Background:
The RNA shown here (c-di-GMP-I riboswitch aptamer) has 85 nucleotides and comes from Oceanobacillus limi.
């Protein structure tokens, strides 16, 4: 310097759930809480995929379609700690 991600160290993040709060919803934020995570850091028009449907359009008034709203803890892109060898 590189490196398969075994083991270890230093530190980091925080699923479900509960409470508060914002939101039409999906979902976000804060606190509590740890299922897990080597990228569970970052990136959401200009990669794929998924969720929601306020508004809009259509409608047989049941509903259907649609992102300009979201998800990075689905894959991906990008930066990066340690490291058997």
């Nucleotide at each position: 310097u590189a490196a398969a991600g075994a083991a270890a160290a230093a530190g980091g993040c925080a699923a479900a759930u509960u409470c508060a709060u914002c939101g039409a919803a999906a979902g976000g934020u804060g606190a509590a809480g740890a299922c897990g995570c080597a990228a569970a850091a970052c990136u959401a028009a200009a990669g794929g995929g998924g969720c929601u449907a306020a508004g809009a359009u259509c409608u047989u008034u049941g509903g259907a379609u649609u992102a300009u709203g979201c998800c990075a803890g689905c894959c991906a892109g990008c930066u990066g700690c340690c490291a058997a060898u």